RNA sequence: AACCUUUAACCGCUGAAUUUGUUUUAGUGCAAAACGGAGGAACCAAUUUUUUGAUAAAUAUGAAUAGUAUUUAUCUUGGGGUGAAUCUUAGUAGAAGGGAUACUCUCAGUCACUAACCCGACAGUUAACUUCGUAAGCGUAUAAUAAGAGGGAAA
Numbered sequence: 001a002a003c004c005u006u007u008a009a010c011c012g013c014u015g016a017a018u019u020u021g022u023u024u025u026a027g028u029g030c031a032a033a034a035c036g037g038a039g040g041a042a043c044c045a046a047u048u049u050u051u052u053g054a055u056a057a058a059u060a061u062g063a064a065u066a067g068u069a070u071u072u073a074u075c076u077u078g079g080g081g082u083g084a085a086u087c088u089u090a091g092u093a094g095a096a097g098g099g100a101u102a103c104u105c106u107c108a109g110u111c112a113c114u115a116a117c118c119c120g121a122c123a124g125u126u127a128a129c130u131u132c133g134u135a136a137g138c139g140u141a142u143a144a145u146a147a148g149a150g151g152g153a154a155a
Base pairs, nucleotide, nucleotide: 011139012138013137014136018033019032020031021030022029034134035133036132037131038130039129044124053075054074055073056072057071058070059069060068061067078122079119080118081117082116086095087094088093096114097113099111100110101109103150104149105148106147108145
């Protein structure tokens, strides 16, 4: 000097997931602001094929351990929700979608990603109103793309 690995801090990225006050041994509780989600009228929309199915218990009816109705619990193939995370193909793979490319925006190029979870038979939209969340994960290297516009700083 170069390369590789680990740790910490600053900084940055995906994301709604941040800040302040107060409290606590303690990012330990509470509250507010801000951001984000769900339920929920009228108008409008819809009215459909594919009607859930299975198991267990209780109650009512009943001659009945049948059948029917109601309630509760469990499950998930119907349906729905958060999210960009969907669609097509026999397959390869492609289309479409959101993201990054360190001042911001646009365009081009380049790079990777297209998951996971929840509700539990059930919800269209939806004012008032009700209610919930504020996590998790990662990292190019002082930032390795070019052009245009704007802004800022320094001399």